[in-house]
C1' cells in the first nucleotide's frame, strides 16, 4: 500500500433507529464463631474520536484514530 473484521462498565461481551444491558469483578447488608457459599440492594458508560442523515443515531452514511487478519 489494497480489502475487510473489532472498538459499548474495571474485565468478558449483548445489543437489526426509539429509556444502554447481562455476567464476572467492586461495594453496603442480610446469614455465619471468622471466612467462604448463599440471598437482597447499590455505585459505575461523552457507547474510539470528528462530521452527515433523522423527529430521534450505540444502532444508517462518510472522514479519521487504535489493535487485528487476509493479499501485496
Nucleotide at each position: 500500500g489494497u480489502g475487510g473484521g473489532u472498538g459499548u462498565a474495571g474485565c468478558u461481551c449483548a445489543g437489526u433507529g426509539g429509556u444502554a444491558g447481562a455476567g464476572c469483578a467492586c461495594u453496603g447488608g442480610a446469614u455465619u464463631g471468622u471466612g467462604g457459599c448463599u440471598c437482597c440492594g447499590g455505585g459505575a458508560g461523552u457507547c474510539g474520536c470528528g462530521g452527515g442523515u433523522u423527529c430521534a443515531a450505540u444502532u444508517c452514511c462518510c472522514g479519521u484514530c487504535a489493535c487485528u487478519c487476509a493479499c501485496c